[in-house]
RNA sequence: CACUCAUCAAGAGCGAGUGAGAGAACCGGCUCUGCGAACUCGCGGCAACCCCCAGGUUUGGGACGGUGCUAACUCCGGCAGAGGCAACUCUGGCAGAUGAGCG
Numbered sequence: 001c002a003c004u005c006a007u008c009a010a011g012a013g014c015g016a017g018u019g020a021g022a023g024a025a026c027c028g029g030c031u032c033u034g035c036g037a038a039c040u041c042g043c044g045g046c047a048a049c050c051c052c053c054a055g056g057u058u059u060g061g062g063a064c065g066g067u068g069c070u071a072a073c074u075c076c077g078g079c080a081g082a083g084g085c086a087a088c089u090c091u092g093g094c095a096g097a098u099g100a101g102c103g
Stems, first nucleotide, its partner, number of pairs: 001103001003101006013043005021032003026078004044070003049066002051062004074095001079092005
């Protein structure tokens, strides 16, 4: 980096350093941010994919370890369909994220 599968409505923050941006990319919204963004480090926490135990396909329990995560549904919409006068709502898709497997 490609592919396959699963999940994506829940959950969980303080400190230090630094100093202006951030919310994946583009466009449009909206939001966060000098009462300190992003990033790095430390210490917590959440969750339960891998993992462990029991049962034995779709279950229950655990959390030492490997990841991940810790504003907002993956912040929302861009494509298609359904409903609606409309506002808007719903479903699917695309893209993306994470894990496991594989090349």